[in-house]
RNA sequence: AACUGAUAAGGGCAAUCCCGUCGCAAGGCGGGUACGCAAAGCCAUGGAUCUCACCGAGAUCGCCAGGCUGCCAGC
Numbered sequence: 001a002a003c004u005g006a007u008a009a010g011g012g013c014a015a016u017c018c019c020g021u022c023g024c025a026a027g028g029c030g031g032g033u034a035c036g037c038a039a040a041g042c043c044a045u046g047g048a049u050c051u052c053a054c055c056g057a058g059a060u061c062g063c064c065a066g067g068c069u070g071c072c073a074g075c
Stems, first nucleotide, its partner, number of pairs: 003074003012037002017032006035062001041068003045065003048060005
């Protein structure tokens, strides 16, 4: 470096619901909550699904795949 994620250590993220806020909406953001996650970190590249003021625009990376990066441990 690659591979693996059983055992640890330090931790990290946050489904859902509630409140506030932005948006026509899907949904996003902030706070609380904690279903879960070894990349549940980032990217909208391919597929899939969703929304609309619909043939165009937007949303979901915690839907699948891919790309890039990362802590620890084992080997």
Predicted 3D model of a 75-nucleotide RNA (c-di-GMP-I riboswitch aptamer) from a Thermomicrobiaceae bacterium. The prediction has a mean pLDDT of 88.